[in-house]
RNA sequence: GAUAAAGCCAAACCACUCGAAAGAGCGGGACGGAAAGCCACUGCCUAAGGUGUUAUUUACACUAUGGUAGAAGGGUUGCCGAA
Repeated sequence: GAUAAAGCCAAACCACUCGAAAGAGCGGGACGGAAAGCCACUGCCUAAGGUGUUAUUUACACUAUGGUAGAAGGGUUGCCGAA
């Protein structure tokens, strides 16, 4: 999936907690979602620590061992249901 039924999740925002940050947990809350279930392979975010340059402790660059499954792609499993 049917103008049906049974159930599910919960954006922004707010409080508290954790974190360097990105972000996460929990409670409230519903913008939405038919995989908004699961998996960080691609992608994306962050850069504490590390490395390099700068030059004197300051700035910049690179880097995931940190994140993101509710931007998107990929993998994988699956509930209800007439005709």
Molecule: c-di-GMP-I riboswitch aptamer
Organism: soil metagenome